[in-house]
RNA sequence: GCCCUCGUGGAGUAGUGGAUAUCUCGCCCGGCUCUAAACCGGGAGGUCGUGGGUUCAAAUCCCACCGAGGGUA
Numbered sequence: 001g002c003c004c005u006c007g008u009g010g011a012g013u014a015g016u017g018g019a020u021a022u023c024u025c026g027c028c029c030g031g032c033u034c035u036a037a038a039c040c041g042g043g044a045g046g047u048c049g050u051g052g053g054u055u056c057a058a059a060u061c062c063c064a065c066c067g068a069g070g071g072u073a
Stems, first nucleotide, its partner, number of pairs: 001072007010025003018056001027043005049065005
């Protein structure tokens, strides 16, 4: 240099054209408890790497760029 895969809350993930973007952990508040853990209830937190395009409609399809991993002379 070229090729492939990936990029979604703090971490890990689901969602592959149409519903308020899913779940687990973590975090905050409350309950329970003598206290804490566990358990139970509630809550905050992402506009989907960036920009552009296609479409009535895009996290999802296309293009460029950025980043991560792998392959190759």
Predicted 3D model of a 73-nucleotide RNA (transfer RNA) from Streptomyces violascens. It matches the Rfam family "tRNA". Gene Ontology term of the family: triplet codon-amino acid adaptor activity.